[in-house]
Molecule: c-di-GMP-I-GGC riboswitch aptamer
Organism: Deltaproteobacteria bacterium
RNA sequence: CCAGUAAAAGCCAAACCCAUCGUGAGGUGGGGACGGAAAGCUGCGGGUCUCAGUUUGCGCGAGAUAGCCGGGCCGCCUGGA
Numbered sequence: 001c002c003a004g005u006a007a008a009a010g011c012c013a014a015a016c017c018c019a020u021c022g023u024g025a026g027g028u029g030g031g032g033a034c035g036g037a038a039a040g041c042u043g044c045g046g047g048u049c050u051c052a053g054u055u056u057g058c059g060c061g062a063g064a065u066a067g068c069c070g071g072g073c074c075g076c077c078u079g080g081a
């Protein structure tokens, strides 16, 4: 620098349940594993969703989502050059 077929030291943890915070999308903690080779970080672009507004046309406002896609930053293991 390239790749992720197989395996693995390890890592994360969907749905669902409980507690808690939030008007809400959803967040956090515990249990739990559908999956993941960046399911690590980042709302920068697009998408989706919520709240509010509204002339009901809208997407201007405030938010959520990184496990929707792309961009940026950093990095483990294995194999190869």
Base pairs, nucleotide, nucleotide: 001080002079003078004077011036012035016031017030018029019028020027021026034067040073041072042071044070045069046068047065048064049063050062051061053058